[in-house]
Molecule: transfer RNA
Organism: Candidatus Dojkabacteria bacterium
RNA sequence: GGGAAUAUAGCUCAGGAGGUCAGAGCACGGUUCUUAUAAAGCCGAAGUCGGUGGUUCGAGUCCACCUAUUCCCA
Repeated sequence: GGGAAUAUAGCUCAGGAGGUCAGAGCACGGUUCUUAUAAAGCCGAAGUCGGUGGUUCGAGUCCACCUAUUCCCA
């Protein structure tokens, strides 16, 4: 220098063919149980979906560019 992949909650990830889909597990807070803790059950908080534009009635999803990380080629 060229190409590809990934970016969603504190962490690991899902999200079908654009629409009443902002979700799961772990972690965290409360609570039940226990002498107490752990485990287990229940409840809850936590995300402007990496950024900026574009397409569309409507974008986590499609398009362009940028940023970061990883991989391949040279």